[in-house]
RNA sequence: GCGCUCGUAGCUCAGAGGAUGAGAGCAAAUGGUUUCUACCCAUUAGGUCAAGGGUUCGAAUCCCUCCGGGCGCU
Numbered sequence: 001g002c003g004c005u006c007g008u009a010g011c012u013c014a015g016a017g018g019a020u021g022a023g024a025g026c027a028a029a030u031g032g033u034u035u036c037u038a039c040c041c042a043u044u045a046g047g048u049c050a051a052g053g054g055u056u057c058g059a060a061u062c063c064c065u066c067c068g069g070g071c072g073c074u
Base pairs, nucleotide, nucleotide: 001073002072003071004070005069006068007067010026011025012024013023028044029043030042031041032040051065052064053063054062
C1' cells in the first nucleotide's frame, strides 16, 4: 500500500431484508421484602448507533469520505 471484518447504554452483545417508540442480559438508582445485608420482586434512568457528508418521504441498516481495533496479502 491492498483486501476482509468489527465499532450500537458503564460492560457483553442482538437488530444489517430501510418504516413496530432503538432493544436484551449484567451493572447502577429508587421503592418493596428483611432486625440489617444479601437473595428475590417492581419501577426508573442511561444511546448524538465511532465521526462527517450523501440518497430517500423515512437510514443503526444503502453510498462516499474519514478515525480506531483485529486478520490476511504484498